Source information
Predicted 3D model of a 482-nucleotide part of an RNA (small-subunit ribosomal RNA, 3' major domain) from a wastewater metagenome. The RNAcentral record of the full RNA draws on SILVA.
Context: one part of a larger RNA
RNA sequence: UGACGGAAGGGCACCACCAGGAGUGGAGCCUGCGGCUUAAUUUGACUCAACACGGGAAAACUCACCCGGCCCGGACACUGUUAUGAUUGACAGAUUGAAAGUUCUUUCUUGAUUCGGUGGUUGGUGGUGCAUGGCCGUUCUUAGUUGGUGGAGUGAUUUGUCUGGUUUAUUCCGAUAACGAACGAGACUCUAACCUGCUAAAUAGUUACGCUAUCUUUGUGGUGGCAACUUCUUAGAGGGAUAAGUGGUUUUCAGCCACGCGAAACGGAGCAAUAACAGGUCUGUGAUGCCCUUAGAUGUUCGGGGCUGCACGCGCGCUACACUGGAAGAAUCAGCGUGUCUCCUAAACCGAAAGGUUCGGGUAACCGCUUGAAAAUCUUCCGUGAUCGGGAUAGGGAAUUGCAAUUAUUUCCCUUCAACGAGGAAUUCCCAGUAAGUGUGAGUCAUCAGCUCACGUUGAUUACGUCCCUGCCCUUUGUACA
Numbered sequence: 001u002g003a004c005g006g007a008a009g010g011g012c013a014c015c016a017c018c019a020g021g022a023g024u025g026g027a028g029c030c031u032g033c034g035g036c037u038u039a040a041u042u043u044g045a046c047u048c049a050a051c052a053c054g055g056g057a058a059a060a061c062u063c064a065c066c067c068g069g070c071c072c073g074g075a076c077a078c079u080g081u082u083a084u085g086a087u088u089g090a091c092a093g094a095u096u097g098a099a100a101g102u103u104c105u106u107u108c109u110u111g112a113u114u115c116g117g118u119g120g121u122u123g124g125u126g127g128u129g130c131a132u133g134g135c136c137g138u139u140c141u142u143a144g145u146u147g148g149u150g151g152a153g154u155g156a157u158u159u160g161u162c163u164g165g166u167u168u169a170u171u172c173c174g175a176u177a178a179c180g181a182a183c184g185a186g187a188c189u190c191u192a193a194c195c196u197g198c199u200a201a202a203u204a205g206u207u208a209c210g211c212u213a214u215c216u217u218u219g220u221g222g223u224g225g226c227a228a229c230u231u232c233u234u235a236g237a238g239g240g241a242u243a244a245g246u247g248g249u250u251u252u253c254a255g256c257c258a259c260g261c262g263a264a265a266c267g268g269a270g271c272a273a274u275a276a277c278a279g280g281u282c283u284g285u286g287a288u289g290c291c292c293u294u295a296g297a298u299g300u301u302c303g304g305g306g307c308u309g310c311a312c313g314c315g316c317g318c319u320a321c322a323c324u325g326g327a328a329g330a331a332u333c334a335g336c337g338u339g340u341c342u343c344c345u346a347a348a349c350c351g352a353a354a355g356g357u358u359c360g361g362g363u364a365a366c367c368g369c370u371u372g373a374a375a376a377u378c379u380u381c382c383g384u385g386a387u388c389g390g391g392a393u394a395g396g397g398a399a400u401u402g403c404a405a406u407u408a409u410u411u412c413c414c415u416u417c418a419a420c421g422a423g424g425a426a427u428u429c430c431c432a433g434u435a436a437g438u439g440u441g442a443g444u445c446a447u448c449a450g451c452u453c454a455c456g457u458u459g460a461u462u463a464c465g466u467c468c469c470u471g472c473c474c475u476u477u478g479u480a481c482a
Stems, first nucleotide, its partner, number of pairs: 001482002003479003007476007016466002020430005027319003031315004035310002043054002065305005071299001076119005086113001089108002092105003123293002126291003132287001134281003137277003144183003148179002150159003162174001164173002188270004194239002198236004204230004209225001210223004245259005321423001325382006338368002343362003347358004389420001394415006436458008
């Protein structure tokens, strides 16, 4: 100087607690991991920092695993055979999963491309992440880190980097053997709120006047006919908030609290230092060392299987256990997106539905689409019963995607109607448009969300504190530890 202490004192955090909310843990199912099984059930990762993670929803491909079959995509050099032919290809029949001349029988064909040997390349989702780069994660979301000159000490080192107040903050005030600096914090970037002020718009609209439908008038609906404008919509330039004003409080400093003005007086994210870890990744890469293998291949491709297997254990989730509800009908409202590879699809018709057919529009502020979303709202039925709650499991049938659906891709119809009556010990997440309910879009995608990432809609209870538990930071202290 660190590390540790069942040492002391401060400070901090919903990956801590308190006050609560939603739960998870119990059930059924989905999915990941282990185990077991298996020809194979490919594999990485295992406290936070593995386990709906590898953007990992695998029917083929993917694919690395298992069972089989072709092929060479064996550069180049040397050497051998060799134009009296190095070699290549092939009908049919056997062989074979195979219309692989793979091999065999049989002969034809080809013409220096090849073939044999040696060396050596190349390829490899083969090994090693404990040889590495790069990237990511974590320590670590806290406030921490470091030179120069000066001071102290023989020196390692220390001071600066601090008693105190204050702040989200090593943030400031101040104190001061330190002075003056750098990184981090902050500033910054993106995004959400405000602008009747500017610039505009037949790819956005409004208003007025026309035309027109229904009327009985005010209404209301249709119409790119015309004019004006930019409030709404879009998006450029800007403005706007600075603890600036007032009052308390505080050595009257830094600040804190309340009020007023105001759209806003703490909106949300991103970025993010120094030093590390033998954290993860060689299965992201035509990044890569070394090792292994390299023609009976660990290369590559074809066919089939597997990754889905089920006495069991664990994790993330979905659906529920009903009346704040279920079913039927009616009315009524979004915001992110996205679309031609044959994608998004309006309308009409057929069909119980899934779906199909015909015609159009759209490479998109133009068409899908005013995305007429769900919950919520209104009316009726049900009436606390494993019930019209729940929808697992199974049988039959109809479609769709695909070369292919069996171990059932998915969807629809009929039937079947399981556990589950609110979940023990434990334990997770969280404070405002947040939790929770609710749907939508995108990613993956030929087909397939119970996943993930975004988006709106309805919208609480309870803190606005503490250091008791769990941890983190600083100071002091002890140590036979490094």

It matches the Rfam family "Eukaryotic small subunit ribosomal RNA". Rfam 15.1 lists 75,755 matches to the family in 2,556 species. For this family Rfam cites "The comparative RNA web (CRW) site: an online database of comparative sequence and structure information for ribosomal, intron, and other RNAs" (Cannone et al., BMC Bioinformatics, 2002). The family is grouped with related families in Rfam's "SSU clan". The coordinates come from a structure-prediction model, not an experiment, and the mean pLDDT is 80.